[in-house]
C1' cells in the first nucleotide's frame, strides 16, 4: 500500500414562520400561552411470551414442532462456546448433524448388471479343426456405461483369474488405553469382515406440545317478545367434567343497534396526527484546492406490550483477524 472476513455504532441538526394530535393552565366555550409529539428496523407476521375469554379444570389419542454436545433465558426452532462434516490459501463460512442392522418404499436415463445380483466387448479352454473358429466349463483382475459397480496399490499364485495368500493402506467390528462434564478425539492389538446413497421419503427414537385472539374481552345505551324443541359446551376425537328440559345451544317470524366509554400505556391516534416554506449548518460527488458553484442527501412510518429471527439501506466512523507485495 491494496484485497478480504467479523463485529459495533451514526444515519441528520439549528432558527423563523403557518399548521395537525395529545395534555396543562386561564374559566364555561371559542382564543392564548406553556409542555409534548415515529424507528433501527416501527417493515414481514417466521418464532416464544404477558394479557383476555372458552373455563370450575384435568387426563389420553391423533395432528403439530424440534432434532450433535454443554450453557444462557420468562421462554423458544433464538442467542454463547464447542464437537463433527462440507467450501475456502486464510481469516471465517455453511448445517440435508438421533437411526439405513424394526419394517415398506425410492435411485430417471445410460449400462450386461443398481440388494444379494450381473456377462455387452472380453480372457482361459476340456474336444474338434491345418487355420479363422466352433462349443462343455471357467473368471469379474482389464474396458463400455453411470453419481454410485461390491475395497486400493503391490507381489505371488493360478488354465486364466479372484482377499485366493501375503505386505502396506482406507472403511467396518470387537478390545485395551490416554485426553475431554460431554458430542467426541488421539494411539495399541486382533479380525480378510468389505453389499451405495438419500430419512428436507414414509417411518422408528427421545422431547416439546389446550383453542382462540386486542377485530381478545368488560361496561353503559337502545329493544327486550312470539314460535319450535332436548341437549348443549369445553373449537379433532375419547374419557372425564359443567350447563339446560323453570326450554340453553339452535331454527323461523318480529324489534332495537352500527353509537359511547374502556382495554390503550413517557405518541396513544380512530378514516387514523408527527407537516409546508424559507435560511443556515452537517454529510457526499464533480468542477479546483480550506474559502465559491452545481446537484444530491439512504432504507422507511407506531395502532395492547415485551424478547428473538429474516428482509431493506444513499453515506460515514471504529476495533480485531487473515492473504499478497514493497520497505525497514
Nucleotide at each position: 500500500u491494496g484485497a478480504g472476513u467479523c463485529g459495533a455504532c451514526c444515519g441528520g441538526g439549528u432558527g423563523g414562520u403557518c399548521g395537525c394530535g395529545g395534555u396543562g393552565a386561564u374559566a364555561a366555550a371559542a382564543a392564548u400561552c406553556g409542555c409534548u409529539g415515529a424507528g433501527g428496523a416501527a417493515g414481514g407476521u417466521c418464532g416464544g411470551g404477558g394479557c383476555u375469554c372458552c373455563a370450575c379444570a384435568g387426563g389420553g389419542c391423533a395432528a403439530g414442532g424440534u432434532g450433535c454436545u454443554g450453557g444462557c433465558u420468562a421462554a423458544c426452532g433464538g442467542c454463547c462456546a464447542g464437537u463433527c462434516a462440507a467450501g475456502g490459501u486464510g481469516a471465517c463460512u455453511u448445517g440435508c448433524a438421533g437411526g439405513a442392522u424394526a419394517g415398506u418404499g425410492c435411485a430417471a436415463c445410460a449400462g450386461a448388471a443398481a440388494g444379494c445380483a450381473a456377462a455387452c466387448c472380453g480372457c482361459c479352454g476340456a474336444u474338434g479343426g491345418u487355420u479363422a473358429c466352433a462349443c462343455a466349463g471357467g473368471c469379474a483382475a482389464g474396458g463400455u456405461u453411470g453419481a454410485a459397480a461390491c475395497g486400493g496399490u503391490g507381489c505371488g499364485g493360478u488354465a486364466a483369474g479372484a482377499g485366493c495368500g501375503c505386505a502396506c493402506c482406507a472403511g467396518c467390528g470387537a478390545u485395551c488405553g490416554g485426553g475431554g462434564u460431554g458430542a467426541c478425539u488421539c494411539g495399541g492389538u486382533c479380525g480378510g469382515c468389505u453389499a451405495u446413497g438419500a430419512a428436507a421419503a414414509c417411518c422408528c427414537c427421545a422431547c416439546c406440545c389446550g383453542g382462540a385472539g386486542c377485530a381478545a374481552g368488560g361496561c353503559c345505551a337502545a329493544a327486550c317478545g312470539u314460535u319450535g324443541g332436548a341437549g348443549g359446551g369445553c373449537u379433532g376425537c375419547c374419557c372425564g367434567c359443567c350447563c339446560g328440559u323453570u326450554a340453553a345451544u339452535c331454527c323461523a317470524c318480529a324489534g332495537g343497534u352500527a353509537g359511547g366509554c374502556u382495554g390503550c400505556u413517557a405518541a396513544g391516534a380512530u378514516a387514523g396526527a408527527u407537516g409546508g416554506c424559507c435560511a443556515c449548518c452537517g454529510c457526499u460527488u464533480a468542477g479546483a484546492a480550506u474559502a465559491c458553484u452545481a446537484a444530491g442527501u439512504a432504507c422507511a412510518g407506531a395502532a395492547c406490550c415485551c424478547c428473538g429471527c429474516c428482509u431493506a439501506u444513499a453515506g460515514g466512523u471504529c476495533g480485531a483477524c487473515u492473504c499478497a507485495c514493497c520497505u525497514g